[in-house]
Model confidence (mean pLDDT): 83 of 100. Large-subunit ribosomal RNA, domain II from a metagenome, 692 nucleotides, folded computationally. Its Rfam family is "Bacterial large subunit ribosomal RNA".

Context: one part of a larger RNA
RNA sequence: GUCUGCGAGUUAUUGUCAGUGGCCAGCCUAAGUUCUUAUGGAACGGAGGCGAAGGGAAACCGAGUACGAAAUGUGCGUUUAGUCGCUGGCAAUAGACCCGAAGCGGAGGUGAUCUACUCUUGGGCAGGUUGAAGCUUUAGUAACAUAAAGUGGAGGACCGAACUCGUGAAUGUUGAAAAAUUCUGAGAUGACGUGAGAGUAGGAGCGAAAGACUAAUCAAACCCCGUGAUAGCUGGUUCUCUCCGAAAUAGCUUGAGGGCUAGCGUCGAGCAAGUACUCCGAGGAGGUAGAGCACUGGAUGGCUUAGAGUCCCUACCAGGAUAUCAAAACCAAUCAAACUCCAAAUGCCUCGGAUCCCAUUACCUCGGCAUUCAGGCUGCGAGGGAUAAGCUUCGUAGCCGAGAGGGCAACAGCCCAGAUCGCCAGCUAAGGUGCCUAAAUACUAUUAAGUGGAAAGGAUGUGACGUUGCUUAGACAGUGAGGAUGUUGGCUUAGAGGCAGCCAUCAUUUAAACAGUGCGUAAUAGCUGACUCAUCGAGCGAUGUCGCGCCGAAAAUGAUUGGCGAUAAAUAGUAUACCGAAGCUGCGGACUUGAGAGGGUUUCGACCCUUUCAUUUGGUAGGAGAGCGUAAUUCAUGCAGUGAAGCCUUACUGGAAAGGACGGUGGAGCGUGAAUUAGUGAGAAUGCAGAC
Numbered sequence: 001g002u003c004u005g006c007g008a009g010u011u012a013u014u015g016u017c018a019g020u021g022g023c024c025a026g027c028c029u030a031a032g033u034u035c036u037u038a039u040g041g042a043a044c045g046g047a048g049g050c051g052a053a054g055g056g057a058a059a060c061c062g063a064g065u066a067c068g069a070a071a072u073g074u075g076c077g078u079u080u081a082g083u084c085g086c087u088g089g090c091a092a093u094a095g096a097c098c099c100g101a102a103g104c105g106g107a108g109g110u111g112a113u114c115u116a117c118u119c120u121u122g123g124g125c126a127g128g129u130u131g132a133a134g135c136u137u138u139a140g141u142a143a144c145a146u147a148a149a150g151u152g153g154a155g156g157a158c159c160g161a162a163c164u165c166g167u168g169a170a171u172g173u174u175g176a177a178a179a180a181u182u183c184u185g186a187g188a189u190g191a192c193g194u195g196a197g198a199g200u201a202g203g204a205g206c207g208a209a210a211g212a213c214u215a216a217u218c219a220a221a222c223c224c225c226g227u228g229a230u231a232g233c234u235g236g237u238u239c240u241c242u243c244c245g246a247a248a249u250a251g252c253u254u255g256a257g258g259g260c261u262a263g264c265g266u267c268g269a270g271c272a273a274g275u276a277c278u279c280c281g282a283g284g285a286g287g288u289a290g291a292g293c294a295c296u297g298g299a300u301g302g303c304u305u306a307g308a309g310u311c312c313c314u315a316c317c318a319g320g321a322u323a324u325c326a327a328a329a330c331c332a333a334u335c336a337a338a339c340u341c342c343a344a345a346u347g348c349c350u351c352g353g354a355u356c357c358c359a360u361u362a363c364c365u366c367g368g369c370a371u372u373c374a375g376g377c378u379g380c381g382a383g384g385g386a387u388a389a390g391c392u393u394c395g396u397a398g399c400c401g402a403g404a405g406g407g408c409a410a411c412a413g414c415c416c417a418g419a420u421c422g423c424c425a426g427c428u429a430a431g432g433u434g435c436c437u438a439a440a441u442a443c444u445a446u447u448a449a450g451u452g453g454a455a456a457g458g459a460u461g462u463g464a465c466g467u468u469g470c471u472u473a474g475a476c477a478g479u480g481a482g483g484a485u486g487u488u489g490g491c492u493u494a495g496a497g498g499c500a501g502c503c504a505u506c507a508u509u510u511a512a513a514c515a516g517u518g519c520g521u522a523a524u525a526g527c528u529g530a531c532u533c534a535u536c537g538a539g540c541g542a543u544g545u546c547g548c549g550c551c552g553a554a555a556a557u558g559a560u561u562g563g564c565g566a567u568a569a570a571u572a573g574u575a576u577a578c579c580g581a582a583g584c585u586g587c588g589g590a591c592u593u594g595a596g597a598g599g600g601u602u603u604c605g606a607c608c609c610u611u612u613c614a615u616u617u618g619g620u621a622g623g624a625g626a627g628c629g630u631a632a633u634u635c636a637u638g639c640a641g642u643g644a645a646g647c648c649u650u651a652c653u654g655g656a657a658a659g660g661a662c663g664g665u666g667g668a669g670c671g672u673g674a675a676u677u678a679g680u681g682a683g684a685a686u687g688c689a690g691a692c
Stems, first nucleotide, its partner, number of pairs: 001692006011094013026050003032044005054061002064076004097236002100233001104226003108223003116200007124192001125190001127159003130155001134151006163187003168183004202218001204214002239627006249262005263372001265369006278354007290342001291340002296336003300332003305326001307325002309322004375400010405416003420589004425585003431579003434564003440576007457551002461548010478535005484508003489503003514529001518527002590617001593614009628681001630678010646665003652659002
């Protein structure tokens, strides 16, 4: 892992509600006793309980009472239905649907054969090295001291086996091993190592102290008990079908992943108006969008002018100047979530009307039972953030959640559309119609970039529509020619001659020619432009708006409109077709709810069957309903050695759970109907046991 078996809302008591039954202003017995056909049943038993009257703290009063001096006041009552069984829902108390802690307690117990320390008694440490004190001799001293040589054999001394340890590394990591092996390493006469025996025990021991060790267990051992501790947490919770169908919000919470009340769901009962909802009309409240500057403030310029700064003048007081700063007022033009002289559209409230042909309804009220309290995305309006986030917090609508189907290549939340079942029928939506791939043609334009299939910004791309200037009295571009004189204008300057800079910018000859547009020179020179003529011969410039393109364009394995590919099969527009979904339609079947008709039953409440019409049938949490199957009991009725149950193969039947013939095997019990009871349904719980 698979298979088989086991495996989770139970039981008791009390309460409450619904269904159902007995009696009814009453209802019921409990313990117990007696009888009996004795795990059963019947009778007795009214002790006691609930109800029939409440109000008040109470005295007390009483259909009233309390408050109060009082009330035409207020609160709670009065206008009547209970009670006892059975069944079911839920709650409370109990382990209370099941499994699961780490833990807490016990004057309960077991442990020092591991290990820590201690006690008693034993044994162990190859070999080599160093050479302390002391002593001896000699030298030396007044005597000591001291020195040398020898002797001697000290040491938590040195090197290094046994022994003890465990520094580094490799291997090992389902190991040879629940801590080792190999190499390397530390101590190795000591606070050394070790055998045997003994002692100290769990809030206790022992500890050269690491919270270490106390039998592979230690910030409180192990076993047993309290114990089914508790778990607002995780996981699991077993057959079917039908009807309806949420929430992820508010308030409070030692509250935030829990709970309570409300909201939204469901079931039952009641009320029920052309009522709720929707639409139209009318009337209201309000200060948002927008707008504005009348208030409150912000910010800019001007004018005027307090007050300052600086300068001049001044003994002081004063005075003057100012391309400085600047309050207030005024003018102009502005800005605002916490500004408003104004002011919508929606939405909200109230009233009047209309549609809807519905009434077992919506809304509302009461009662039973819940779930929900992590929400998400998209569009719109906002706050926070960086007018970032698949970000975060609100409002509002939709969808997902709990929603399948078609489209977007694929893709919860986008677009279309809400799946009762069947059909080898039809029409459409979004979206599409070259091939993959169902379905298309025609016309008018644009694009040349494979744009389509990335931005700000940039540019004689190109198309459409304007405005404006020049132009056969010859424009624009090209080509040829001219482009001069006073003069090198004056100043400045080493120089300044059109062309460093400053000032002026005239006049003459002209077809035209600047006191000069740029390059250039030390300064001149030189080239060129403006301007003019000739040649040429018809359009040439400037500017605006709109459409489609171009550049901008660099990322790591081979690229991508989904692919191929296409100059349309791209883009914009027009027209007409077609394809396309579980949408709609057609045909057939089932179901929910309602209405009509017919029949049957009836405790007269209603129930069942047939048929017609209308209507409904996506669904998580959850509510409600109807059934299937298993085991056992009672009654009735059947089958079975001419072969029961079980098992194997398997047709067939039913809306599902399911039922089930024939045949084989098997060898003794088993069904059906009605009712009752429950250890009643397995795929999941790192479930439990067994097998493989």